[in-house]
RNA sequence: AGAGUUUGAUCCUGGCUCAGGAUGAACGCUGGCGGCGUGGAUAAGGCAUGCAAGUCGAACGCUCGAGUUUACUCGAGAGUGGCGAACGGGUUAGUAACGCGUGGAUAACCAACCUUAAAGUCGGGCACAGCCCGGAGAAAUCCGGGGUAAUUCCCGAUAGUCCCAAAUGUUUUUUAGCAUUUGGGUAAAGUUUUUCGCUUUAAGAUGGGUCCGCGUUCUAUCAGCUUGUUGGUGAGGUAAUGGCUCACCAAGGCGAUGACGGAUAGGGGGCGUGAGAGCGCGAUCCCCAACAAUAGCACUGCGACACGGGCUAUACACCUACGGGUGGCUGCAGUCGAGAAUCUUUCGCAAUGGGGGAAACCCUGACGAAGCGACGCCGCGUGCGGGAAGACGAUCUUACGAUUGUAAACCGCUUUUAUAGAAGAGGAACUUUUGUGACAGUACUCUAUGAAUAAGGGGGGGCUAACUCUGUGCCAGCAGCAGCGGUAAUACAGAGCCCUCAAGCGUUAUCCGGAUUUACUGGGCGUAAAGAGUCUUAAGGCUGUUUAGAAAGUCUCGAGUUAAAUCCUUGGAGCUCAACUUCAAGGCUGCUUGGGAUACUUCUUUACUUGAGGAUGUCAGAGGUUAGUGGAACAUACGGUGUAGGGGUGGAAUCCGUUGAUAUCGUGUGGAACACCAAAAGCGAAGGCAACUAACUGGGGCAGUCCUGACGCUGAUUGACGAAAGCUAGGGGAGUGAAGAGGAUUAGAUACCCUCGUAAUCCUAGCUGUAAACGUUGGACACUGGCUGGUGGAAGUAUCGACCCUUUCACUGGCGAAGCUAACGCGUUAAGUGUCCCGCCUGGGAAGUACGCGCGCAAGCGUGAAACUCAAAGGAAUAGACGGGGAUCUACACAAGCGGUGGAUCAUGUGGCUUAAUUCGAUGUUAAGCGAAGAACCUCACCAGGACUUGACAUGCUAACUAACCCGUAGAGAAAUUUACGGUCCCGCAAGGAAGUUAGCACAGGUGCUGCAUGGUUAUCGUCAGCAGGUGCCGUGAGGUGCAGCCUUAAUUGGUGAAACCUGCGUAACCCUUAUCCUAUGUUUUAUUUGUCAUGGGAGACUGCCAGGGACAACCUGGAGGAAGGCGGGGACGACGCUAAAUCAGCAUGGCCCUUACGUCCUGGGCAGCACACAUGAUACAAUGGCCGAUACAAUGGGUUGCCAAGCGGUAACGCGGAGCCAAUCCCACCAAAAUCGGUCUCAGUUCGGAUCGAGGUCUGCAACUCGACCUCGUGAAGUUGGAAUCGCUAGUAAUCGCGGAUCAGAUACGCCGCGAUGAAUAUGUCACUGGAUCUUGUACUCACCGCCCGUCACGCCAGAGAAGCUGGGAACACCCGAAGUGCCUCUUUAGGGGGUCCGAAGGUGGAUUCAGUAACUAGGGCGAAGUCGUAACAAGGCA
Repeated sequence: AGAGUUUGAUCCUGGCUCAGGAUGAACGCUGGCGGCGUGGAUAAGGCAUGCAAGUCGAACGCUCGAGUUUACUCGAGAGUGGCGAACGGGUUAGUAACGCGUGGAUAACCAACCUUAAAGUCGGGCACAGCCCGGAGAAAUCCGGGGUAAUUCCCGAUAGUCCCAAAUGUUUUUUAGCAUUUGGGUAAAGUUUUUCGCUUUAAGAUGGGUCCGCGUUCUAUCAGCUUGUUGGUGAGGUAAUGGCUCACCAAGGCGAUGACGGAUAGGGGGCGUGAGAGCGCGAUCCCCAACAAUAGCACUGCGACACGGGCUAUACACCUACGGGUGGCUGCAGUCGAGAAUCUUUCGCAAUGGGGGAAACCCUGACGAAGCGACGCCGCGUGCGGGAAGACGAUCUUACGAUUGUAAACCGCUUUUAUAGAAGAGGAACUUUUGUGACAGUACUCUAUGAAUAAGGGGGGGCUAACUCUGUGCCAGCAGCAGCGGUAAUACAGAGCCCUCAAGCGUUAUCCGGAUUUACUGGGCGUAAAGAGUCUUAAGGCUGUUUAGAAAGUCUCGAGUUAAAUCCUUGGAGCUCAACUUCAAGGCUGCUUGGGAUACUUCUUUACUUGAGGAUGUCAGAGGUUAGUGGAACAUACGGUGUAGGGGUGGAAUCCGUUGAUAUCGUGUGGAACACCAAAAGCGAAGGCAACUAACUGGGGCAGUCCUGACGCUGAUUGACGAAAGCUAGGGGAGUGAAGAGGAUUAGAUACCCUCGUAAUCCUAGCUGUAAACGUUGGACACUGGCUGGUGGAAGUAUCGACCCUUUCACUGGCGAAGCUAACGCGUUAAGUGUCCCGCCUGGGAAGUACGCGCGCAAGCGUGAAACUCAAAGGAAUAGACGGGGAUCUACACAAGCGGUGGAUCAUGUGGCUUAAUUCGAUGUUAAGCGAAGAACCUCACCAGGACUUGACAUGCUAACUAACCCGUAGAGAAAUUUACGGUCCCGCAAGGAAGUUAGCACAGGUGCUGCAUGGUUAUCGUCAGCAGGUGCCGUGAGGUGCAGCCUUAAUUGGUGAAACCUGCGUAACCCUUAUCCUAUGUUUUAUUUGUCAUGGGAGACUGCCAGGGACAACCUGGAGGAAGGCGGGGACGACGCUAAAUCAGCAUGGCCCUUACGUCCUGGGCAGCACACAUGAUACAAUGGCCGAUACAAUGGGUUGCCAAGCGGUAACGCGGAGCCAAUCCCACCAAAAUCGGUCUCAGUUCGGAUCGAGGUCUGCAACUCGACCUCGUGAAGUUGGAAUCGCUAGUAAUCGCGGAUCAGAUACGCCGCGAUGAAUAUGUCACUGGAUCUUGUACUCACCGCCCGUCACGCCAGAGAAGCUGGGAACACCCGAAGUGCCUCUUUAGGGGGUCCGAAGGUGGAUUCAGUAACUAGGGCGAAGUCGUAACAAGGCA
């Protein structure tokens, strides 16, 4: 010091979250020692038991006991008396207050004990406890009688500086003090040797009372409060002022600087955090306050309205003989309860301190100590050194190794700590001496033994240090945030390893920080949240120039205070260090006070004119109000002309019209609005204002002079104005037109469109008070470059005058320097630079909602939350994608044509169905005559059955055996296989080798899964023209530029030009082929030359030439020449990328799975199965034809397991045959068919068409049943040109015709790949369809429009609001009752008496008030998985 999280990416705004520190903590796991601290935060809930305040015999009498010298001594006890018990200790309920803090005042006060000073301490007397007697009671306790002491009480004397009253003088901050005089009043206690006491007075010290200034939480959804209230006079009361109390008089007092009310809370020193300012807190220690079961009250006393005193009431608890009594742990321990949670019923008065006492001494749960708790801080330890290229185990592995890891083992050493033993303090001061230690045999020291007694927690995807394997498979689970998990999870769980802290580590809760996220330091408000709709004004805040004075703020010097502790700085000290404790000095930003300064602010004062205002002159204007007037249009009534339509729309219909519409003419009536002028124009505070005229009236500009003399700016509250809609009352009502009706549209159409149409719109009077009331920009003043328009005025110049021109003031626009801004943008009309004042904001939703209050006739408006929920919601800009946005361009995209598909039959493929199996894959374009260039067996992956298990195949090892394999014969079997017999024997002298078989071990094998783990290959956009980089430049950045624009091209092809200049991959070219020519060669061909031809090499085409256009360019158009002309035709070649596109079944391959089977072999079946649907084709429907006959012309290819000639046989398929050919030689194949010539058929289901079926054959092959092709004869189906829709093709192309080849034994090929033959039509062109390209625009899309997204309804959960009521609490009020008790009155038996009275706690009754709890039901909200209905918004979102 920052980081994560909104986005495809960026910048900003903004919230959420994290890393740090802290705690009187708690919880989880773990736990060796010591020191110092700390520990009931909740129920101020209830308490058993013990202790926590006594002491004094040197104040007094008495009783008892002991001793004894009989007169005393010692001790104990209850009591009188004195002092103490008001301290110390506890707690924080109440209290928002002079309670606390700070600084003052007391001329308004008090004081026991202590100190100092002065004076005094005389005389006398009466009682009451205890005690004795009697009595009541269960007890607590009480009553009556008798007698008694004192430092108890009373009376008298004396005294003063004391008190009271009066008088005089004097002083001062004049309700008072001092001095003097006079009158009156008030004291005492003894014991004694002193000391110690007592009384009075004065003073001190210390403590306290009271008063005042300032400071001290939230709330205005608390705005008015108050009757002893505010003041006065008098009296009472108090130590003392005072409405403190009372009587009377007056009517005041407080309040937006927040009264009154409500909520919360003890305050401070300080503590935590923070750079600080602050924010939060108020444990332990210190100071103050308040309280003592709850409430009231007084008594005693120096002091209390009294924690361990009293009285009373209430609640609770206990005892009881039922009559009555007793009690108060918020003291120390302890107990119950509640709670996440907080200790021992310990030791001691040794120390320090307190009370009493002359003292000894006694008391002291204050205190000193120990105990318990890792609750915190601090310190120490759990060993140290050596020890392998590194054991075992474990984990990982590419299987080589790596890691754990010098870690262990092992060797050597040490002993802090723990244990045992020995020795052993200081704390001790006091005291004549003696004596005195709870802690504690503790700390510390020494010795012994032995590595011995001692490590865990959390984490390891990012933030955030630390990574692998296995398991799991959106499951189980994790998570502080964003987020992980759907079969290769570094995020779950386990393991290994690692990181971190360490006797602790994590979690939870809370506080500060980070958060400049309430911004004083230190934020904002055009679009992110945020400027009030506008103006006016009281308070308040701020305020021009100048003179003099004051000195409040301010500054400076000094004084007092700011308790101690804490904290900080400096320097020290004590515990081994530290924590801790302690000493000294300074500080602790505050308050009070004295002196000084006077620039600024302030106050008083003197002037001024520039701010402001006024007067004068003049000017513009839809500024306002009222009254009147006008024309056009419209509607309507009447009349005329006139006839069948009109109106309306995308198209229609509803509607109007033969009772005469629309159209047209005339006349009358009515209401509303004011065309042109008109403009970015003008006026107004805003809303707003528009025909013309008049009256009344507000504001403003300009010019020069005069006047006032700061009179100003802003403005919480207030007041006024305030569009439209709406409301009340009364008018008015043409047009328009919510609601409503109808017609259309539509799936629906409560809409958009159309026809009508009520309220309203208009006027008068009143209310409402809101708008995207917007420049989304509050007002005022000042300053800071300009350019160019508009409106109004003035001056100058000029003119006869006006215009023009120049300057200037005010208003109103555009562009822009600097600057500002997140950017967009703003920019003298600021969103720039400054000053002053006001308003407003603080994540989104819930919500401008609820409740409360105010206003309103109502509608509603103003003010205005929370629970709950999300991690975003937003702003600007960027790149894409998209648009039923725009512009430009392009392609057989459309158009123009030719021929098809879709209808029929058949073939092939697919879906579906079926099946034991119908193996698998491919599925819009980019699957479907596709993988498959060829399923009868094989193929084969599928099914049924039969078999094998180191295996059908590979490599290696071990062992044994033998030749093995192979061939033949025979048996079993469907075959695989198996059995028997026979034959054949390699190299080497041998050992042995090679090979094989058998057995075993490693392993083989898998067309099993994952194409979403992959390689490779392929398709598609698309042969579209794009895609990208370097450097530079621009931008905060994403990014842009380059690659925009203009011209051009098939082309990001080229030219030109611009902050770009270059470059790469694509385009083009290079390559192959074809068209022309030359040349060389010549197997074949021909009779030969030649040459068609074949094989090589070369030429040729480059906008090269001409003309025109064009920027003179690129290029385009036309022409010449040429076989070919503007890329000559065709092919190969496919940029960056997109589709998680296709393929694990072509191959390869990670991972997973099977292993006598998911491997392997075999027989048979299946892949061919058929109500159906789709795709691709073939053949047709005929005369441009069918059939018959004759006759002509190709090219590419293939061939030895082959092509197969001649010849012969057969109707034919084919057979026999065997020549030739490893091919320019022979053969397929004298190679073709369409074409051509001749004949026939004559429009029909035919001499078209050939499906289907029957019969007979041929060929291939172990084998044609499922399931082959071909031939012959016979049979002769549908079909007469094909709906919506849709496909191909731009020239040697389409169309038509045949030929060849691969695969292949054969073949379901009508497929595919090639070859040639014949050989067209059309293109005006780009409005629209499809695809694509570039630029631009909008966007709430980025999984990118097959996007996003809204609302109702249905279901579940949650919180809040309302609600008939019900319940409880608080604080008051009225009345009733009224304890104790003070005061007052009164009575008597004068007492510790009785009675009465005022006040008075608690209680009762009552109606209001407030805050909660709960509630049938009601309405809305939030959140939920892939529900329902629509499509509102985002693009012109399809009606902005």
RNAcentral holds the sequence, with entries from SILVA. A computed fold for a 1440-nucleotide RNA from a metagenome, annotated as small-subunit ribosomal RNA. Its mean pLDDT, the model's own confidence on a scale to 100, is 83. It matches the Rfam family "Bacterial small subunit ribosomal RNA".